[in-house]
Molecule: Bacterial RNase P class A
Organism: bacterium
RNA sequence: AAAGCAGGAGAAACAGUCGCGCUUUAGAUGAAAAUUUGAAGUGAGGAAAGUCCGAGCUCCAGAGAAUCAGGGCGCCCGGUAACACCGGGGCGGAGUGAUCCGACGGAAAGUGCCGCAGAAACUAUACCGCCCGCCGCGUGCGGGUAAGGGUGAAAACGUGGUGUAAGAGACCACGGCCGUCGGCAGUAAUGUCGAUGGUGGGUAAACCCCGCCUGGAGCAAGGCCAAAUAGGGGAAGAGGGGUUGAUUCGCCCCGCUAUCAUUCCCGGGUGGGCCGCAUAGAAUGGCCGGGCAACCGGUUCAUCAAGAUAAAUGACUGUUGGUCCUGCGUUCUGCGGGAUUACAGAACUCGGCUUACCUCCUGCUUUCCAA
Numbered sequence: 001a002a003a004g005c006a007g008g009a010g011a012a013a014c015a016g017u018c019g020c021g022c023u024u025u026a027g028a029u030g031a032a033a034a035u036u037u038g039a040a041g042u043g044a045g046g047a048a049a050g051u052c053c054g055a056g057c058u059c060c061a062g063a064g065a066a067u068c069a070g071g072g073c074g075c076c077c078g079g080u081a082a083c084a085c086c087g088g089g090g091c092g093g094a095g096u097g098a099u100c101c102g103a104c105g106g107a108a109a110g111u112g113c114c115g116c117a118g119a120a121a122c123u124a125u126a127c128c129g130c131c132c133g134c135c136g137c138g139u140g141c142g143g144g145u146a147a148g149g150g151u152g153a154a155a156a157c158g159u160g161g162u163g164u165a166a167g168a169g170a171c172c173a174c175g176g177c178c179g180u181c182g183g184c185a186g187u188a189a190u191g192u193c194g195a196u197g198g199u200g201g202g203u204a205a206a207c208c209c210c211g212c213c214u215g216g217a218g219c220a221a222g223g224c225c226a227a228a229u230a231g232g233g234g235a236a237g238a239g240g241g242g243u244u245g246a247u248u249c250g251c252c253c254c255g256c257u258a259u260c261a262u263u264c265c266c267g268g269g270u271g272g273g274c275c276g277c278a279u280a281g282a283a284u285g286g287c288c289g290g291g292c293a294a295c296c297g298g299u300u301c302a303u304c305a306a307g308a309u310a311a312a313u314g315a316c317u318g319u320u321g322g323u324c325c326u327g328c329g330u331u332c333u334g335c336g337g338g339a340u341u342a343c344a345g346a347a348c349u350c351g352g353c354u355u356a357c358c359u360c361c362u363g364c365u366u367u368c369c370a371a
Base pairs, nucleotide, nucleotide: 001367002366003365004364005363006362007361008360009359010358012320013319014318015317016316017315018314020043021042022041023040024039025038026037027036028035029034045343049354050353052352053351054350055349056348057218058217059216060215064249065248066247067246068245069244070214071213072212073211074210075089076088077087078086079085090104091102092101093100094099105209106208110207111206112203113202114201127149128148129145130144131143132142133141134140135138157175158174159173160172161171162170176199177198178197179196180195181194182193183192184191185190222275223274224273225272232266233265234264235263236262239254240253241252242251283303284302285301286299287298288297289296290295321341322340323339324338325337326336327335328334
């Protein structure tokens, strides 16, 4: 000087005036509900965003079982209430490195695809070239070849040699890759060593095969109260319903010739209030212990942190703070002036992931340069 990883702070603080919501409390009015005056306390986030996962909670009537379909996940071992999340490791890739990324089971079950270029991309083929023969001797014909060149992301595994007319795993030596068996290390993924068989590829974020998991809908869930209307009219009707869809078995509920199960059409009424919502928790913080870590256990140590309902949490003034620019200067935490202060706002709650965003500080690590 550049980079990698982790953590923290600010983006606003303090004071005053005025204005909002909630809780508690005192007074006044009131039959009560409630209204009003005062006091105290308290009032948006690290992402509240996305609605992508997982749950808590609520409902789907009391009975389920089997099969199929649909959906999700995909290396190993741990963590967690659970997860597609987190931690650690293995393998592969990027980087000099610290580190970072991975949609990471199977191509030897089958099917499909690999455009253009190229002779040829799953029965691989011969454009140039090399070698041999013939002849009318030329940009010719026939045969052999796949080592050299070209095209391409990828073209008969690589190097060296024997051999050949020229060549080639045709043969030999040493290697690479894939499969199988065995030894050693490891909980395992896997690594390493040896033997043996084979050796044109890639692609499953293509269909598919294999393994494991899997009810639905959601706080606009769901309950309670009050009020009003037209116990309205017509048609079909022997069936209808019971925790995703389909089928089978089983059990249960309502109904069966019609006012009553169930379905469809026309019309009328209501559209208000309360609970859910002290948002008290798989809660937060401190300390102790265990663990590489994620995290777990203990602790009468402390805390309770918005609950709105068309939607409150704000406006103004002054001082100070962060960042940038600039003038002066006695270089001191100096004085003055100007600009600016990001992304963005709860709506049942929690654990994650992803995305947006302006600066500063601290620690550890890596590389380069100089002394």